[in-house]
RNA sequence: GGGCCCUUAGCUUAGCUGGUAGAGCGCCUCAUUUGCAAUGAGGAGGUCAUCGGUUCGAAUCCGAUAGGGUCCA
Numbered sequence: 001g002g003g004c005c006c007u008u009a010g011c012u013u014a015g016c017u018g019g020u021a022g023a024g025c026g027c028c029u030c031a032u033u034u035g036c037a038a039u040g041a042g043g044a045g046g047u048c049a050u051c052g053g054u055u056c057g058a059a060u061c062c063g064a065u066a067g068g069g070u071c072c073a
Stems, first nucleotide, its partner, number of pairs: 001072007010025004019056001027043005049065005
C1' cells in the first nucleotide's frame, strides 16, 4: 500500500426482508434478613463510531473518514 471482517447501554452482545432500539451481567431503589449474600419487584442508563447520500421512513441500503482484527505484499 491492497483485500476481507468488525464498531449498538459501563461490559458481553441480539436486532431476519428498511417501519416503536432489546437481552444477560453490572448500577440504583424497594421488599424479605439482626446484617451481608441470595431471591423477588421496580427503575435509570443508547446522538446505534463520525460525516454525507438514497428513501415517506435508515442501527439496517450506498459512499467517504476514523479505530480495531485478519490475510497478502